[in-house]
RNA sequence: CCCUUAGAGUUUGAUCCUGGCUCAGGACGAACGCUGGCGGCGCGCCUAACACAUGCAAGUCGAACGAGCGAGAGAGAGCUUGCUUUCUCGAGCGAGUGGCGAACGGGUGAGUAACGCGUGAGGAACCUGCCUCAAAGAGGGGGACAACAGUUGGAAACGACUGCUAAUACCGCAUAAGCCCACGGGUCGGCAUCGACCAGAGGGAAAAGGAGCAAUCCGCUUUGAGAUGGCCUCGCGUCUGAUUAGCUAGUUGGUGAGGUAACGGCUCACCAAGGCGACGAUCAGUAGCCGAACUGAGAGGUUGGACGGCCACAUUGGGACUGAGACACGGCCCAGACUCCUACGGGAGGCAGCAGUGGGGAAUAUUGCACAAUGGGGGAAACCCUGAUGCAGCAACGCCGCGUGAAGGAAGAAGGCCUUCGGGUUGUAAACUUCUUUGACAGGGAACGAAGACAGUGACGGUACCCUGAAAACAAGCCACGGCUAACUACGUGCCAGCAGCCGCGGUAAUACGUAGGUGGCAAGCGUUGUCCGGAUUUACUGGGUGUAAAGGGCGCGUAGGCGGGUCUGCAAGUCAGAUGUGAAAUACCGAGGCUUAACUUCGGAACUGCAUCUGAAACUGUGGAUCUUGAGUACUGGAGAGGAAAGUGGAAUUCCUAGUGUAGCGGUGAAAUGCGUAGAUAUUAGGAGGAACACCGGUGGCGAAGGCGGCUUUCUGGACAGUAACUGACGCUGAGGCGCGAAAGCGUGGGGAGCAAACAGGAUUAGAUACCCUGGUAGUCCACGCCGUAAACGAUGAAUACUAGGUGUAGGGGGUAUAAACUCCCUCUGUGCCGCAGUUAACACAAUAAGUAUUCCACCUGGGGAGUACGACCGCAAGGUUGAAACUCAAAGGAAUUGACGGGGACCCGCACAAGCAGUGGAGUAUGUGGUUUAAUUCGAAGCAACGCGAAGAACCUUACCAAGGCUUGACAUGGCACUGAAUACAGAGGAAACUUUGUAGGCCUUCGGGACAGUGUUACAGGUGGUGCAUGGUUGUCGUCAGCUCGUGUCGUGAGAUGUUGGGUUAAGUCCCGCAACGAGCGCAACCCUUGUCAUUAGUUGCCAGCAUUAAGUUGGGCACUCUAGUGAGACUGCCGGUGAGAAAUCGGAGGAAGGUGGGGACGACGUCAAAUCAUCAUGCCCUUUAUGUCUUGGGCUACACACGUACUACAAUGGCUAUUACAGAAGGCAGCUAAGGAGUAAUCCGGAGCGAAUCCCCAAAGAUAGUCCCAGUUCGGAUUGUGGGCUGAAACCCGCCCACAUGAAGUCGGAAUUGCUAGUAAUUGCAGGUCAGCAUACUGCAGUGAAUACGUUCCCGGGUCUUGCACACACCGCCCGUCA
Repeated sequence: CCCUUAGAGUUUGAUCCUGGCUCAGGACGAACGCUGGCGGCGCGCCUAACACAUGCAAGUCGAACGAGCGAGAGAGAGCUUGCUUUCUCGAGCGAGUGGCGAACGGGUGAGUAACGCGUGAGGAACCUGCCUCAAAGAGGGGGACAACAGUUGGAAACGACUGCUAAUACCGCAUAAGCCCACGGGUCGGCAUCGACCAGAGGGAAAAGGAGCAAUCCGCUUUGAGAUGGCCUCGCGUCUGAUUAGCUAGUUGGUGAGGUAACGGCUCACCAAGGCGACGAUCAGUAGCCGAACUGAGAGGUUGGACGGCCACAUUGGGACUGAGACACGGCCCAGACUCCUACGGGAGGCAGCAGUGGGGAAUAUUGCACAAUGGGGGAAACCCUGAUGCAGCAACGCCGCGUGAAGGAAGAAGGCCUUCGGGUUGUAAACUUCUUUGACAGGGAACGAAGACAGUGACGGUACCCUGAAAACAAGCCACGGCUAACUACGUGCCAGCAGCCGCGGUAAUACGUAGGUGGCAAGCGUUGUCCGGAUUUACUGGGUGUAAAGGGCGCGUAGGCGGGUCUGCAAGUCAGAUGUGAAAUACCGAGGCUUAACUUCGGAACUGCAUCUGAAACUGUGGAUCUUGAGUACUGGAGAGGAAAGUGGAAUUCCUAGUGUAGCGGUGAAAUGCGUAGAUAUUAGGAGGAACACCGGUGGCGAAGGCGGCUUUCUGGACAGUAACUGACGCUGAGGCGCGAAAGCGUGGGGAGCAAACAGGAUUAGAUACCCUGGUAGUCCACGCCGUAAACGAUGAAUACUAGGUGUAGGGGGUAUAAACUCCCUCUGUGCCGCAGUUAACACAAUAAGUAUUCCACCUGGGGAGUACGACCGCAAGGUUGAAACUCAAAGGAAUUGACGGGGACCCGCACAAGCAGUGGAGUAUGUGGUUUAAUUCGAAGCAACGCGAAGAACCUUACCAAGGCUUGACAUGGCACUGAAUACAGAGGAAACUUUGUAGGCCUUCGGGACAGUGUUACAGGUGGUGCAUGGUUGUCGUCAGCUCGUGUCGUGAGAUGUUGGGUUAAGUCCCGCAACGAGCGCAACCCUUGUCAUUAGUUGCCAGCAUUAAGUUGGGCACUCUAGUGAGACUGCCGGUGAGAAAUCGGAGGAAGGUGGGGACGACGUCAAAUCAUCAUGCCCUUUAUGUCUUGGGCUACACACGUACUACAAUGGCUAUUACAGAAGGCAGCUAAGGAGUAAUCCGGAGCGAAUCCCCAAAGAUAGUCCCAGUUCGGAUUGUGGGCUGAAACCCGCCCACAUGAAGUCGGAAUUGCUAGUAAUUGCAGGUCAGCAUACUGCAGUGAAUACGUUCCCGGGUCUUGCACACACCGCCCGUCA
């Protein structure tokens, strides 16, 4: 200078936090699934360092040497003149001797935790072939061995013997500038041992030639220097485990010797006893190291494949030889394993070189071309060799680039999908028109790479590239679509099939499974799996925590270590600054360049944050010295204290013993029993014994490090505090290991033992009760000594120091003021509490005794469970303790706070909730409903309260939905289209159980004459369904509950869920009202407004009424409207008035007046919500199902069954009664297919009759009651079931299956077990009446009036509800949650 930091899902009803799990990103030597056009550049056995067939991967030099072969040339001889042979020369090819190379290049990562690697130094302790520079040389000799020839062994591999021969092969001699060895002398230097140089004398060691006509060149010997390469040593760095704590005998050092290129226990002899280790030795496991790569904001974390550096290895182990260099991948020897050959005697081999094979594995390529380039070996060179290398082949394995067409084109085509049926979407997409040709195909041309002056030389390759041709022609898939996360519908499936990274989806309307259409993303790829980093501040150096979430050691003393007060001064280790060297190249970054671009690649720069050295600075840390007193300690004075240890001593109480008094119980509990007691208990009195504990004082008082410590006295002893400021002069803080202390229980030995009391026994309780309660009772509790070493050992809060508002108690001390003294008040130190500000905290809370602000040190934590378990080690007599995992499993576990619900928590209040009463139910018979059972069917629904005389305000047919049988199929019912016909309808007949089928007769409207209306037939759309789902719904309803609650706006408080308001003090039937208050207001509820009833007024008097006047049998009539009544309109009641109480309030108590008094009585009216409450069968309705049937019509049956169980009612059991006779008084309803009067018949039901009335006119209309009589307590003159006979009514029809009447029959039942219901006044109880439904059928339901009580002390308890508060591990909310055992 530049660049740079992202979160989300998931614990809960909701919230904040802690905390784990999961996801989105990037990367890969990858693999798998589906798919696949081209090119460039890379890359490709991660597993068996498993075994390997075959070929190749290291040779070269004839200018070192002697043979051999020998194209060709020359000369000679023989002669069959073109053949043979001899000699000479001879290019070239060679086995062998010799030289150089083979130690490079190439492969692999087994081993190695190491000076192996990295980095930086050192070697005065070393070596270095070929190469470069410099100096000096090469004289003269000798003897061999291969090849070769001969003999010979062996199957082979390979040898053996004899003989011949050359050299740059080998060996003496000479020479020695320099070199080496030992010696003394001199001059210098350094880093300790020491090193360099100069001259001297003594001893020692060299050499090779080849080519060329030659010049000369290539070699050879000695020495020095350089370069290159190597070797050794050292500082620092380099994984995990302490459930590995001690390791070591050549071990550590010394002396001497040997060995090495060289130092060194490297080796050996002797001597000494050392050396390493908590800063982690030894041991075990894992691993080649680095440059770098991936990721990351960075710090870091992970990795070490390709490329580059180093190391190690070459079938396993060991060894040396040669050489400059090896202890040698394609060399040797030995041993092992394996493979092969064999004549069985013996031999051969080593792909972790390049290809290739088998094997292993999820998985990784051609037995290719060429030395043209780059490089290497040999050679003087030509040249030869080179699986190094350059290229090609295979694979989407990766990165990069290109293409699969472009523009126009709406009838928005067809098809697909969806649909509210209108349309929408696919979609300018296609078709169609115009245009273009990258790739692929064909034809033609054609490189760079080749470098020195020319020429020659190309594996790749006729490749890249260029030109031409034809035609849009030949080239798109994969994954996803509930949230995270971009993208939605339909169908299929129905907790099945399946999906799933986490949460989770699927049980009949699945955007989550499968398919299709559509959409989104990426694209020759796309997904999945695996691994690493990230997100994860989730190991926290940057950058976390420990009161309650995981986490402070039980406490102290103290070692190592870490940290440490003021001033002055020196040094310079840390620190800071500058310089130098190094930090290889490649990579990464920046800037340029080359391939059409990019990937790729070339050049330059910066960088590589590191290490080392030198110089400087001196503030801070460190270190040496000096000094100081405030930290710390000492001394002296003083008071406080359950501090500790030992000894002694005291009284009360319990128990026991003895004796006395005394008699029947005691004791114990919720109640009892076991137990004790007439052999005298309990009680009481006196005396005695023994053990343990110390009432009152006593106190969030004191002391101690913690555990802990309590009668009194004595002795010994520790610590703290205050005051003084005399002494020392930083002596301090913390503290891993270590040592000590350490409640209770427990253990060992010996005592002791009163009370208490595990175990145990008995009695109770209980379903059981191995418990809680009771009666007993042993260890133990006590003492001494020794172990154990743990606790919710807690303030769940480590120690130390400093700082940071206050207020108020208490304990100990000091000072001041004041005073004669004691108080009082003020200041201060130390301890111990409470409240509280700032600050902190997730919140709760903490708050000078911090959980605040800082510093130092120690301990500890890293999701829940498994588990403080297993194994190991240590400790213990044992019990057990300390240390302390993993497999597996879950997506949570957890903290604090919030709102509810709940509690056999608390406070307050209400309700026929209890209590006080009255009447019942539960027992009987009957009615009715339900369950169950039965049935062809007994249609369906309702199910605690809140189903069960409920839907049903009335099942003989109908209703009717069920069953059996018989019919119909555009249909019993609706609408539309097309075609045909003219009827419809009524009557009669036949078949039939009926529906229905069929026959006959009668029978028509309008018209503009086309037809229309209506009806039928056929056909097509469709009708129909009381079929399913009330858990897809609307509507309606029940319930909590007529309970007093439920909320909102703004404000305020809280991180937030939320709170406040709505809580509090009163009061009310009431969240009713008042007061207070960080709340102020408002809404739905309460109340009121509405209806009815109770009083009065007024208006109106007919069908109502009748006081007075007439009249009658009768308000019957005249008359009247005062009264009653009717029904309109008003008035009235509001705590308005008075008094008491209350807060000068709201209100409440009492009173007056009033018909009525504190809501006058009753009704309608039901907040937010709860119960997936009820209803698809009132109705409506989505989806599913059915369509000659699950529709529709008909007849008959069933819903009425009947061993049984339950609910709700009626009638009773009788004398407060039954029966008989006489007699009185309502209200509210209803009435024309109706109510029905008078009169008559019948014992009666009822019938005949028909006046009146569509109704304040007529009709229907009481019973209990009253008066008299009878019955006399019985299964009756109670009770009326059941049954028989005979009738009546309704209705086509009373058999299944109606109601009523009369006569006869005369069951159970004598007041009801456990349990349980209703009701607080015109109420309960009791009495009847009416209505709706309805042809008929009422013990039900809905109303009406008559008669008409008792009781309420009160809120302890049961049930339900409301408010506040508290606890909570519940939130499907206690019918919750949850533990153990078994399956």

The RNA shown here (small-subunit ribosomal RNA) has 1383 nucleotides and comes from an uncultured bacterium. The coordinates come from a structure-prediction model, not an experiment, and the mean pLDDT is 84. Its Rfam family is "Bacterial small subunit ribosomal RNA". Its family is annotated with structural constituent of ribosome and ribosome in the Gene Ontology.